Context: one part of a larger RNA
Molecule: large-subunit ribosomal RNA, domain III
Organism: Halobium palmae
RNA sequence: CAGUAGCAGCGAGAGUCGGGUGUGAACCCCGACGACCUGACGAGCAAGGGUUCCUCGGCACUGUCACUCAGCCGAGGGUUAGUCGAUCCUAAGUCCGGCCGUAAGUCGAACCGGACAAACGGGGAACUGGUUAAUAUUCCAGUACUACCACCAUCAAAAGCCGACGCCGUAGGAAACGUCGAACCGGGCUUUCGCCCGGUCGAACCGGAGAACACCGUGGAGGCCGUCACGGCACGAAGCGGUCGAAUUCCGGGAUAGCGCAAGUCGACGGUACUUAGGGCCCGUGAAAAGGCGAGUGUGGUACUCGUACCGAGAUCCGACACAGGUGCUCUGGCAGCGCAAGCCAAGGUCU
Numbered sequence: 001c002a003g004u005a006g007c008a009g010c011g012a013g014a015g016u017c018g019g020g021u022g023u024g025a026a027c028c029c030c031g032a033c034g035a036c037c038u039g040a041c042g043a044g045c046a047a048g049g050g051u052u053c054c055u056c057g058g059c060a061c062u063g064u065c066a067c068u069c070a071g072c073c074g075a076g077g078g079u080u081a082g083u084c085g086a087u088c089c090u091a092a093g094u095c096c097g098g099c100c101g102u103a104a105g106u107c108g109a110a111c112c113g114g115a116c117a118a119a120c121g122g123g124g125a126a127c128u129g130g131u132u133a134a135u136a137u138u139c140c141a142g143u144a145c146u147a148c149c150a151c152c153a154u155c156a157a158a159a160g161c162c163g164a165c166g167c168c169g170u171a172g173g174a175a176a177c178g179u180c181g182a183a184c185c186g187g188g189c190u191u192u193c194g195c196c197c198g199g200u201c202g203a204a205c206c207g208g209a210g211a212a213c214a215c216c217g218u219g220g221a222g223g224c225c226g227u228c229a230c231g232g233c234a235c236g237a238a239g240c241g242g243u244c245g246a247a248u249u250c251c252g253g254g255a256u257a258g259c260g261c262a263a264g265u266c267g268a269c270g271g272u273a274c275u276u277a278g279g280g281c282c283c284g285u286g287a288a289a290a291g292g293c294g295a296g297u298g299u300g301g302u303a304c305u306c307g308u309a310c311c312g313a314g315a316u317c318c319g320a321c322a323c324a325g326g327u328g329c330u331c332u333g334g335c336a337g338c339g340c341a342a343g344c345c346a347a348g349g350u351c352u
Base pairs, nucleotide, nucleotide: 015033016032017031018030019029020028034351035350036349037348042331043330044329045328048311049310052309053077054076055075056074057073058072062070063069082145083144084307085306086305088122089121093116094115095114096113097112098111100108101107126143127142128141129140130139146303147302148301149300150299151298152296160293161292162291166281167280168279170277171276172275173274177270178269179268180267181266182265183200184199185198186197187196188195189194201258205253206252207251208250209249214243215242216241217240218239223233224232225231259264282286317326318325333345334344335343
């Protein structure tokens, strides 16, 4: 030249007001009102990332504006395990060696041997509460359990069983959870009457109880018994008695632990995990091994190594980006509903 030419974009989205901090505030903090998400924009994990976690101090960079803020910059701090995982086992499969072939081999099918291969398969054992700015089934408190070793006791001991399994209905038992009602406690509104909201908790573990199936005894049918259904029976039905025996089930202990300001109860209905039994389907028949039980009790001792922070996504992963894309598993309250639909609302999270 010039604050000139120019005004495309700023990536689905709701903020507003008051206060605070500060040199400086639309966007940092607090409050109020308003709004968004509800099989997820909530909660817990895996893969992947690798310090992004927390605190203090900053704003040159990064942030599609600004920034006193930050996944940015600087410094310091933070991940604690016999029981959660890895570690062990085998799976499809992979590698190595042998054998044989070849002139030879870093080559080769089968066979043999060894090793590897699952943080979603199998598997010895931990729960509740408290605590940090940041870790917790890991620390602390309390209460448990397991394996191995030594000693003690005991000579039974290896057959058998479990591990160990498809899909689809059905029936019984049954936590959690929900709805309704009552009682009690706390809170809110209310002149009164009363109404509304929330809560009434308590684990692993130990002991006991426990349905079905099966079995035993008794009994002795002449068409009886029985199921939701198929069915059963002199090779012994019904009936009666007993043995064995499930659940994240119930009862007692745990627990004059803990938690709660306090109360720290009951009933009805619904209902899933979990569990038992029986049935249907298949030109599909639904792993293996380690290991465990069988197979004692008590006392003492030992229990190494690795992971553990945080994100897990409309900003911590993969997409060159704080990218409307992609990314496995688990949990899922209320109203109304066939429903994990669509809609609205809690808990919780957001209004970059």